Description:
The part of an RNA shown here (small-subunit ribosomal RNA, central domain) has 350 nucleotides and comes from a metagenome.
Context: one part of a larger RNA
RNA sequence: CUGGGCGUAAAGCGCGCGUAGGUGGUUGAGUAAGUUGGGUGUAAAAUCUCUUGGCUUAACUGGGAGGAGACGCUCAAGACUGCUCGGCUUGAGGUCGAGAGAGGGGUGCAGAUUUCCCGGUGUAGUGGUGGAAUGCGUAGAUAUCGGGAGGAAUACCAGUGGCGAAAGUGGCGCCCUGGCUCGCACCUGACACUGAGGCGCGAAAGCGUGGGGAGCGAACGGGAUUAGAUACCCCGGUAGUCCGCGCUGUAAACGAUGUGAACUGGGUGUUGGCGGUAUGAAUUCCGUCGGUGCCGUAGCAAACGCGAUAAGUUCACCGCCUGGGGAGUACGGUCGCAAGGCUAAAACUC
Numbered sequence: 001c002u003g004g005g006c007g008u009a010a011a012g013c014g015c016g017c018g019u020a021g022g023u024g025g026u027u028g029a030g031u032a033a034g035u036u037g038g039g040u041g042u043a044a045a046a047u048c049u050c051u052u053g054g055c056u057u058a059a060c061u062g063g064g065a066g067g068a069g070a071c072g073c074u075c076a077a078g079a080c081u082g083c084u085c086g087g088c089u090u091g092a093g094g095u096c097g098a099g100a101g102a103g104g105g106g107u108g109c110a111g112a113u114u115u116c117c118c119g120g121u122g123u124a125g126u127g128g129u130g131g132a133a134u135g136c137g138u139a140g141a142u143a144u145c146g147g148g149a150g151g152a153a154u155a156c157c158a159g160u161g162g163c164g165a166a167a168g169u170g171g172c173g174c175c176c177u178g179g180c181u182c183g184c185a186c187c188u189g190a191c192a193c194u195g196a197g198g199c200g201c202g203a204a205a206g207c208g209u210g211g212g213g214a215g216c217g218a219a220c221g222g223g224a225u226u227a228g229a230u231a232c233c234c235c236g237g238u239a240g241u242c243c244g245c246g247c248u249g250u251a252a253a254c255g256a257u258g259u260g261a262a263c264u265g266g267g268u269g270u271u272g273g274c275g276g277u278a279u280g281a282a283u284u285c286c287g288u289c290g291g292u293g294c295c296g297u298a299g300c301a302a303a304c305g306c307g308a309u310a311a312g313u314u315c316a317c318c319g320c321c322u323g324g325g326g327a328g329u330a331c332g333g334u335c336g337c338a339a340g341g342c343u344a345a346a347a348c349u350c
Base pairs, nucleotide, nucleotide: 003322004321005320006319007304008303012318014201015200016199017198021194022193023192025088026087027086028085029084030083031082033081034080035077036076037075038074039073040072041071042070048066049065050064051063052062053061054060091191092188093187094186096183097182098181099180103177104176105175106174107173108172109171110154115149116148117147118146119145120144121143125136126135162169163168206247207246208245209244210243211242215241216240220236221235222234223233258317259316260315261314262313263312266295267294268293269292270291271290272289273288274287275286276285278283299306300305323350324349325348332343333342334341335340
């Protein structure tokens, strides 16, 4: 470079916003850059094909003929792409009217549990395990009642339920705020899709600084187990877990499945809307749009399986893969306070 690929064999960036670039609905007119055709010039020789000759043949080689491709000039065509001008409404966006939601930020409040403190009752155990022991307890524990403190998390509702781009999100009220869906078909009139760089968000752990600390609990101490036990079990327990601000930027960041769009039998549940039907009503049934599950036709697939939420049939754009180990390592660069992250080889070896 070309080809083939990326759910599980190597391979979809963790997710978004968006620059350049690539790509782009429908219709009319113009233009003629791309495109197509004609003419013409160039296209050295050799090479190539055909033919004919020379070395005994062939290779090799002389003569003749022949193109293709490429480029320039010129004429023409006007479908398709581009460009210019104008129109359209189905893509996209907006207005209006409804709706659901643990979407985000802030603030206040609530009850239940654990622990601790104070007081009452009460007495010898309690706790823990496979069984024990360490531990706690006559300086009165455990149990139980009353009062108080404080931190963290919100049982039931709860659901292959909802929301969010992903990470993620769950007590209740209020304030601020993002997105989504449905209905009408009123407005704009292609305003779109993707997206190298770039920018932002990004679980847990970890780091800096200041707070907080109930429970849990790396490290650590002790008790057991065991041949040993640097573990699994038990008693303790520091960092941490929580909050403010600032870093880190990773993950089996998974649907191991990039984003957007179109097309292609059905059945069944659930969630949010709209329309219709039946009914006194709750509600039922039918249709339809958006989400989320299961089963399955064709098709696809190495199989497993996927199957309108595609891994089917196609288009646009991006990312990525190219035998195993060495190695996601070294070196260099860059980011970071550090831990380390990102980028990323080779020798050698099978």
Source information
RNAcentral holds the full RNA, with entries from SILVA. The coordinates come from a structure-prediction model, not an experiment, and the mean pLDDT is 87. It matches the Rfam family "Bacterial small subunit ribosomal RNA".